[in-house]
Model confidence (mean pLDDT): 83 of 100.
The part of an RNA shown here (small-subunit ribosomal RNA, 3' major domain) has 463 nucleotides and comes from an uncultured prokaryote.
RNAcentral holds the full RNA, with entries from ENA.
Rfam family: Bacterial small subunit ribosomal RNA.
Context: one part of a larger RNA
RNA sequence: AGACGGGGACCCACACAAGCGGUGGAGCGUGUGGUUUAAUUCGAUAAUAAGCGGGGAACCUUACCUAGGCUUGACAUCUUCUGAAUACACCCGAAAGGGAGUAGUGCCGUAAGGAACAGAAUGACAGGUGUUGCAUGGUUGCCGUCAGCUCGUGUCUUGAGAUGUUCGGUUAAGUCCGUAAACGAGCGCAACCCUUGUCCUAUGUUGUAUUUUUCAUAGGAGACUGCCUGGCAUAACUGGGAGGAAGGUAAGGAUGACGUCAAAUCAGCAUGGCCCUUAUGCCUGGGGCGACACACGCGCUACAAUGGCCAGUACAACGGGCAGCCAAGGAGUAAUCCGGAGCGAAUCCCACAAAACUGGUCUCAGUUCGGAUAGAGGGCUGCAACUCGCCCUCUUGAAGUUGGAAUCGCUAGUAAUCGUGUAUCAGCCAUGGCGCGAUGAAUAUGUUCCUGGGUCUUGUACU
Numbered sequence: 001a002g003a004c005g006g007g008g009a010c011c012c013a014c015a016c017a018a019g020c021g022g023u024g025g026a027g028c029g030u031g032u033g034g035u036u037u038a039a040u041u042c043g044a045u046a047a048u049a050a051g052c053g054g055g056g057a058a059c060c061u062u063a064c065c066u067a068g069g070c071u072u073g074a075c076a077u078c079u080u081c082u083g084a085a086u087a088c089a090c091c092c093g094a095a096a097g098g099g100a101g102u103a104g105u106g107c108c109g110u111a112a113g114g115a116a117c118a119g120a121a122u123g124a125c126a127g128g129u130g131u132u133g134c135a136u137g138g139u140u141g142c143c144g145u146c147a148g149c150u151c152g153u154g155u156c157u158u159g160a161g162a163u164g165u166u167c168g169g170u171u172a173a174g175u176c177c178g179u180a181a182a183c184g185a186g187c188g189c190a191a192c193c194c195u196u197g198u199c200c201u202a203u204g205u206u207g208u209a210u211u212u213u214u215c216a217u218a219g220g221a222g223a224c225u226g227c228c229u230g231g232c233a234u235a236a237c238u239g240g241g242a243g244g245a246a247g248g249u250a251a252g253g254a255u256g257a258c259g260u261c262a263a264a265u266c267a268g269c270a271u272g273g274c275c276c277u278u279a280u281g282c283c284u285g286g287g288g289c290g291a292c293a294c295a296c297g298c299g300c301u302a303c304a305a306u307g308g309c310c311a312g313u314a315c316a317a318c319g320g321g322c323a324g325c326c327a328a329g330g331a332g333u334a335a336u337c338c339g340g341a342g343c344g345a346a347u348c349c350c351a352c353a354a355a356a357c358u359g360g361u362c363u364c365a366g367u368u369c370g371g372a373u374a375g376a377g378g379g380c381u382g383c384a385a386c387u388c389g390c391c392c393u394c395u396u397g398a399a400g401u402u403g404g405a406a407u408c409g410c411u412a413g414u415a416a417u418c419g420u421g422u423a424u425c426a427g428c429c430a431u432g433g434c435g436c437g438a439u440g441a442a443u444a445u446g447u448u449c450c451u452g453g454g455u456c457u458u459g460u461a462c463u
Stems, first nucleotide, its partner, number of pairs: 001463002003460003007457007015447002019410005026301008034292002042053002064287007073125001077124002079121005086103003090099003107114002127276002130274003136270002138265003141261001143259001148187006154163003167178003193253004198221007224247001227241005290429001303403001307362006319350003324343002329338003369400001374395007416439007
C1' cells in the first nucleotide's frame, strides 16, 4: 500500500421492513443431472449453467450410431488428355452409386486455339463441428449504471509511498460549495442521441362524412431551482408554494471507467501449435438427439362462485403480407375445403381483440370445477407424420380442495389480470423469446437486523 475482521462511524440499493402476487405440493410442457442405450452428438454448472448456444431435431439440419459406398475427393488453384453444354429413356440397387445407350453440336477466332461446362489421369494439395478458450483475436457475462480509477507538475518521506482523492456540508453521482501543500488534467458521472407526454407552424395522400379536430410527416417552442418563501455558513443545497401539459434527473431506452473471475466461447467466425489423410475426410438409406426407476431449474393449466357455461352488446396498439396475405359467396358440427375479388399495401387482407358490460343458468359438490390419460372418426403441411407433427369432432374423465422447511418478483400506468402481433418457420410439439395495447391496485413518513455495495478509520501471526 492492499486484503480480511461474528472492529467502529457514516451512507446507499425491492437489501430488509410494510404490502401485492407467486415458486416449493398436483398434472402437463420444456431444459438439465443421472440412468439406460448401437447412439441417446457437443458445449454451458454457485451468484454469472439449466424455455441457454436466438438450439422451433419427422428427412435435411446433424456434428452421434448402424449399414452400403468413394479416395485429388462434396469444395478451391495449378498441369496433361478427351468431349461443347445439355436432353431423353433402359438394367442392378433402399439410396448413394455402378453399367450400357440415343439425340445434339452452340459462342469467339488471325482457324492454331480460346471462354464456359462435363469427364478421365497425375501429384502438389483439398478436407476435419479432431485437440488445446491454460497459446490467441473478436465477442460476451458478473461486480455494476456501482462512483469510482488514474496522471502531470509541485510538496512531504531514507524508502516503499503519501498528498491531490482528506475534512465540514450537500448530491442519484469524486455532483457541487467551502476548507486545506497543493494546483491542474484525463477516463468515468451528468449533458449531447432516440422514444413518449404539451403547444405552435407548414404540408396532406391512401387517413378525416365535411371545415375545425383526430391522425401522419417535417421543423420549432417549452423546464432552467427561472420566480416567491422558510432553513443553512451572504455558499452549495434543501423543505414548501405559484404558474404550468410536464418541477427539481419529467418517464423509458441506448450508452457500461481502471480492472476482477487463467470466467464463457477453437461448435458462429478468424487463428498459432499438435493430430487424422483409402480416414478423425466425403456421399447415401435407416435409426438416434424424443429413451425413463428417479433428482433439480424455469414455465403453463388448475384446485373454483370476485367463478364455470350459454346468449347478446362494446372499446385497442405494435406488427406482417407475392413461391405471400387472402375478402365476398358456398359446403361442412368443426378443423378445413371450394371459390376467386382486392392488395407489393395509412387504400386490400391477416383481423371477430379478450378480459369488461347486460340477461339467463349452475348453488359449494371432486361438482355444469379441473382437464391429464385413453378409444374412435376426420382435416392440414410435406417425397414421407410408425419411432416422432399440428388441428377438429364425439366419447373417456386422472391428480388436484391453495401446497412443509425454504424461496422469488415488484415502488405506478408499476405489480397483477386480459388478449394481441412478430422472428425462427413447408408444418410444428410456442405454455418459450422479443414487442404491443386493455383493465389497473396495495404499501413504504423506517434503517435494529439479513444480503450486496461505497467512503473514512482501527486491529492483524495474511500478501